[in-house]
Predicted 3D model of a 74-nucleotide RNA (transfer RNA) from an uncultured Eggerthellaceae bacterium. Rfam family: tRNA. It is annotated as a transfer RNA. Rfam links the family to the GO term triplet codon-amino acid adaptor activity.
RNA sequence: GCCCUGAUAGCUCAAUUGGAUAGAGCACCUGACUUCUAAUCAGACGGUUCUGGGUUCGAGUCCCAGUUGGGGCA
Numbered sequence: 001g002c003c004c005u006g007a008u009a010g011c012u013c014a015a016u017u018g019g020a021u022a023g024a025g026c027a028c029c030u031g032a033c034u035u036c037u038a039a040u041c042a043g044a045c046g047g048u049u050c051u052g053g054g055u056u057c058g059a060g061u062c063c064c065a066g067u068u069g070g071g072g073c074a
Base pairs, nucleotide, nucleotide: 001073002072003071004070005069006068007067010026011025012024013023019057029043030042031041032040050066051065052064053063054062
């Protein structure tokens, strides 16, 4: 230098051919239970989907450029 691939909640990950208000587990918070804690149960909170453009009625998903992690070739 070129090619492939990943980037979504604090962490680990889903998200169907482009179509419902982007979800789950863990963590944190609140409550129940308990003499207290842990465990368990219930609830709530938490998102600029890496950045900037484009296509579309509609983009996490498609296209272009860039940033960054991983791998490969030279």